[in-house]
Molecule: small-subunit ribosomal RNA
Organism: uncultured prokaryote
RNA sequence: GAGUUUGAUCCUGGCUCAGGAUGAACGCUAGCGGCAGGCCUAAUACAUGCAAGUCGAGGGAGAAAUAAGGUGUCUGCUUUUGACACGACCGGCGCACGGGUGCGUAACGCGUAUGCAACCUACCUAUUACUGGGGGAUAGCCCGGGGAAACUCGGAUUAAUACCCCAUAGCAUUAUAGAUUGGCAUCAUGAAAUAAUUAAAGAUUUAUUGGUAAUAGAUGGGCAUGCGUAAGAUUAGUUAGUUGGUGAGGUAACGGCUCACCAAGGCGACGAUCUUUAGGGGGUCUGAGAGGAUGAUCCCCCACACUGGUACUGAGAUACGGACCAGACUCCUACGGGAGGCAGCAGUAGGGAAUAUUGGUCAAUGGGCGAAAGCCUGAACCAGCCAUGCCGCGUGCAGGAAGACGGCCUUCUGGGUUGUAAACUGCUUUUAUAUAGGAAGAAAAAGCCCUUGCGAGGGAAACUGACGGUACUAUAUGAAUAAGCACCGGCUAACUCCGUGCCAGCAGCCGCGGUAAUACGGAGGGUGCAAGCGUUGUCCGGAUUUAUUGGGUUUAAAGGGUGCGUAGGCGGAUCUUUAAGUCAGUGGUGAAAUCCUGCAGCUUAACUGUAGAACUGCCAUGGAUACUGGAGAUCUUGAAUUCAGUUGAGGUAAGCGGAAUUUAUGAUGUAGCGGUGAAAUGCAUAGAUAUCAUAAAGAACACCUAUUGCGAAGGCAGCUUGCUGGACUUGAAUUGACGCUGAGGUACGAAAGCGUGGGGAGCGAACAGGAUUAGAUACCCUGGUAGUCCACGCCGUAAACGAUGAUCACUCGCUGCUGGCGAUACACUGUCAGUGGCCAAGCGAAAGCGUUAAGUAAUCCACCUGGGGAGUACGCUCGCAAGAGUGAAACUCAAAGGAAUUGACGGGGGUCCGCACAAGCGGUGGAGCAUGUGGUUUAAUUCGAUGAUACGUGAGGAACCUUACCUGGGCUUGAAUGUGAGCGCAAUGACCAGAGAUGGUCAGUUCUUCGGACGUGAAACAAGGUGCUGCAUGGCUGUCGUCAGCUCGUGUCGUGAGGUGUUGGGUUAAGUCCCGCAACGAGCGCAACCCCUACUGUUAGUUGCCAUCAGGUUAAGCUGGGGACUCUAACAGGACUGCCUACGCAAGUAGAGAGGAAGGUGGGGACGACGUCAAGUCAUCAUGGCCCUUACGCCCAGGGCUACACACGUGCUACAAUGGUGCAUACAGCGGGUAGCUACCUGGCAACAGGAUGCCAAUCUCGAAAAGUGCAUCUCAGUUCGGAUUGAGGUCUGCAACUCGACCUCAUGAAGUUGGAAUCGCUAGUAAUCGCGUAUCAGCAAUGACGCGGUGAAUACGUUCCCGGACCUUGUACACACCGCCCGUCAAGCCAUGGAAGUUGGGUAUACCUGAAGACGGUAGCAGUAAGGCGCUGUUUAGGGUAGAACUAGUAACUGGGGC
Repeated sequence: GAGUUUGAUCCUGGCUCAGGAUGAACGCUAGCGGCAGGCCUAAUACAUGCAAGUCGAGGGAGAAAUAAGGUGUCUGCUUUUGACACGACCGGCGCACGGGUGCGUAACGCGUAUGCAACCUACCUAUUACUGGGGGAUAGCCCGGGGAAACUCGGAUUAAUACCCCAUAGCAUUAUAGAUUGGCAUCAUGAAAUAAUUAAAGAUUUAUUGGUAAUAGAUGGGCAUGCGUAAGAUUAGUUAGUUGGUGAGGUAACGGCUCACCAAGGCGACGAUCUUUAGGGGGUCUGAGAGGAUGAUCCCCCACACUGGUACUGAGAUACGGACCAGACUCCUACGGGAGGCAGCAGUAGGGAAUAUUGGUCAAUGGGCGAAAGCCUGAACCAGCCAUGCCGCGUGCAGGAAGACGGCCUUCUGGGUUGUAAACUGCUUUUAUAUAGGAAGAAAAAGCCCUUGCGAGGGAAACUGACGGUACUAUAUGAAUAAGCACCGGCUAACUCCGUGCCAGCAGCCGCGGUAAUACGGAGGGUGCAAGCGUUGUCCGGAUUUAUUGGGUUUAAAGGGUGCGUAGGCGGAUCUUUAAGUCAGUGGUGAAAUCCUGCAGCUUAACUGUAGAACUGCCAUGGAUACUGGAGAUCUUGAAUUCAGUUGAGGUAAGCGGAAUUUAUGAUGUAGCGGUGAAAUGCAUAGAUAUCAUAAAGAACACCUAUUGCGAAGGCAGCUUGCUGGACUUGAAUUGACGCUGAGGUACGAAAGCGUGGGGAGCGAACAGGAUUAGAUACCCUGGUAGUCCACGCCGUAAACGAUGAUCACUCGCUGCUGGCGAUACACUGUCAGUGGCCAAGCGAAAGCGUUAAGUAAUCCACCUGGGGAGUACGCUCGCAAGAGUGAAACUCAAAGGAAUUGACGGGGGUCCGCACAAGCGGUGGAGCAUGUGGUUUAAUUCGAUGAUACGUGAGGAACCUUACCUGGGCUUGAAUGUGAGCGCAAUGACCAGAGAUGGUCAGUUCUUCGGACGUGAAACAAGGUGCUGCAUGGCUGUCGUCAGCUCGUGUCGUGAGGUGUUGGGUUAAGUCCCGCAACGAGCGCAACCCCUACUGUUAGUUGCCAUCAGGUUAAGCUGGGGACUCUAACAGGACUGCCUACGCAAGUAGAGAGGAAGGUGGGGACGACGUCAAGUCAUCAUGGCCCUUACGCCCAGGGCUACACACGUGCUACAAUGGUGCAUACAGCGGGUAGCUACCUGGCAACAGGAUGCCAAUCUCGAAAAGUGCAUCUCAGUUCGGAUUGAGGUCUGCAACUCGACCUCAUGAAGUUGGAAUCGCUAGUAAUCGCGUAUCAGCAAUGACGCGGUGAAUACGUUCCCGGACCUUGUACACACCGCCCGUCAAGCCAUGGAAGUUGGGUAUACCUGAAGACGGUAGCAGUAAGGCGCUGUUUAGGGUAGAACUAGUAACUGGGGC
């Protein structure tokens, strides 16, 4: 820096990623070289070999091995000589170095800086002195014994530079005494003197070399000290040699290091003690730095060497390849006893994700011994293995378009991409292979020569290479020998196709996958890195996410409930002094390597060398003195005190008071009271409630009383008194920084609760009863215990809140209130203290805060670091208990959260509308039938539509067809269309088979202007699908809703999402209009413009009309005429709150207003904003993708879509008298008609049939309108209501009415007597009621749909409620938006964890017993010439045993909660 909480936003906050690093491991892959690195685990166990020897110039003895010679000879043996050689032995030096590992250790272990006046130091260097005499042993060798062996015992004999004694000696040591000089204390130095004590080794080539004593140096060590050095306080007290002193012992040396005695100290909140973890440092990785993490390789220090203990030897060890003892383990054994220690180099087993060769050489460097040659050296130098890392090189370069083949994609015969890539042509040769040459690393030592008194110096020549015939060089050959891995949804560079279908799988986080996956798997292409690339683990970074640099705490996590106060931290003014902090300088140190810079060497780089810088540190030293600190002196402004005044529900104790309540008693009085939404429980005729009187009791203090006051907080309210704390104000005086904060500590601390004793009126947890409810362990009611009250004692917590710690200073104002002062006050711009409201700057994520800060600064304290687990568990402290305080982890999630925004929602609020309710009228739900749906059935009952917004819907018309379904029979370029060579033998007709499709046979042979038309038509190319997906789509449609809304530009406000405009006050049917306004305008909607209808006028009169005139008929606009009227159909007018009155600023509203045919959008229609429902439709049509292709396509016959126990929706007809039936009779409008409507006539009861005429229609026709009206009849019945059902006979349509048509006639005459819960429509020419027409159509299941006219009501008080909607506002943990979200138990599974009878380990400490080796002591026994030893014994101690505690870890029947 990015991703991730949200619909979106800002913030807080966690999680995750991009970077670097690695002693790494794993997967895939692999050409070469250089340089480096390589058991992080089992400090587990180790076979085998090697890793420390050397000296004959210290010694004895000689001949075990080797070499040479000789002899006898059977491969072998014997004998002898003898060494620049030597096994074993005595002796010297070395073995304490080098090499390994990190167990232990939280420590003077390490780092750094000092000190030793408290010390040692072999070999080396320098200097001084000395090196005389003597003695007895012992290994070896020889002999003998024991034993399996390891080994060992005895006897005899022998040497030394082994051992001992004597002498000599002082600059040594000790003692005596101590002049002098010096120092930081103890002290140091120590001239001169006296006394005592201790040395020696030889070899030899005669050059030397060794030995002894002493001093000094160098080197290496020892000790002490300051400072620094992990985590835990859920470890707070610890310590008996402990702290100190005196004396003694011991040590190289100081010291409780050890011992005796004395004192009682020492350490600790600046973290003792305890527990856990850990070698430390230079450095390494990371980081801008500060830091964080780490301690492999290299260097320094420490510790360790199977585990534990112990000493010996030695200059040096408590000794890796030495010793002794104990323990565990392994091996050998003749069972008696012995041997061993790879954390040296290789190597083995084991463990593990994982780490190499049983290699070469001493050539170089270094070490040991030696005079040297030399010997030894798994130190070292090399080689081998491993891409483990870093660095370098290569796998070719140039040209080359037919942009090849192939692959992939595609909009498809076209294109894109792979791609100049390949082929092909030319060039080069690093590397590779072959051949040839071929290093540096090597210079010495020794020996020789010269110089030299001695150390030593110089010179010439020679010898010596593991690596290695390696590096390197040359020549030849020929592009020849050499590329992979990961990724491609975002973060993050890189996209398409196929497969799969919440499967398989991916995933670092967010998240992908449920049929069009750039996220899975494959492919093509691309991106990144490259002999490597990815993954995993770990560390730092990003993370300012522990914040010193550099964070926070009103609401996000976070201010302690409040005072007082200890330690600590911080602190007013002036002067003097000091120099601790501080500042600059100088000196020492800060090892080397590393890092950085310059230069240099390997062809370059890595790597290496060299020089510099740096190492930010520590110590010392002399300076400076502003600030802080220390010391001293002074001051008054901080703080405090005194006098005076004021103030208040401040505290505490006692007393007093009235109202109310309850109870008791008495009285009056009678039937209820009480209580609730409504009731009941309860009380009451044994007299309640009510009223009055009297008495008692306890608790609380109405009004005053609030935006008030007081108090540190909790808290405090009737009145009076006593005691008492505080605050404020004015003036004067006093002290002189006495101050602020405050870890621990301590005091106070609401309510509830606990203990003891009182008290108890009212109220009232628990409890009981009554209600409510599905239930009601609640809300409501009736009772009622603890408690509430008092005294004393506990508890110690609260949303103990201003969710805001205390103190001090500074920073605009306005306006209230309280208490003072100025001051005599009603005026005042004054002032101090307090308490409220609103605001500037500023702050803040915002809300907000704003002199009472959440602003600007300072000091001190407390607290926070993702959510959950959890304020839980364990431990500890407190408490009588309840519980409080302190306070985790495992595990789990990618969020949890704050503030604000827009919506949606609310049994929130306000305003308003709608046949929404109400007021009415008529229905549905009951019956029969029609129709649709569900269900069931079926071979099939094709498919779709399913709350409102499906269900007389697609379908405006299923007998065949339709038809998509089923059964059966058939076809396969196919049933249809186009191009089309050709044909005119085709078409067509007839016959036969067949259910038909189809097949067969016969007949047949068009027109022509000759261009062609028409018909047919092989092959080929394009088929076809009512199969799937309406959740891939277009188009169309439903619904919210004809609801009044939905937006934009510019401006402006806000960090932003967004707001404003569109809100407000009015008004409207309306976001309609007006007014106001940080808005000003605009768009889509509303309205209007369009059509019909209602009125009038003008124009025009045929098929319409007929007043007047004429003709004419039984009658009739029938005819001539006419345009007056009706009407027809074009145009125009008309209505705009225009006028009046009232109200109003206006918009507008009101009025039986005027006028008018019509009045406030006149009535109706068309018209449907942004959007919602993944609403409906792939079966109208179109269309992506998928699927079928002798079938999921096509043809045909028959069947089905019409089934039927049942359920639902929509309708028709009814149940009758406002009616039925019969007769008579009046008045419409919209429409239709030639494959048609049909007048009229005849026949038939009728449906209809047979004739016949008019009409392509204002002409003819359908055509009768019906309700209505008049008359008659029926008389309340299952009827003269109702017509279902059924029988019989017919008519019509049609190829065909069986499944399955309509109609007519006769007969039959079912249910049904007004319909439960519930529910629907309608506000006027509406409902209701009456008939008429049309589309589809051969006919019709039409009672449906769409239209038309006739007759023609009732009601609306009103907006409380139901439903739906609009605007404003409010709350929200909702945003898939309340059909939301979400809590707890229970059931099942998994996971981690607490408790727990018990059980199994571990380390530590204590007590007692035992006690090896060794050391230090003692010693009367033994041997010895002596030194000394043996034996015995005391102390100490590793280990072992026993015991009881504490701590800690594991496990556990059972059990508790928690998470997913």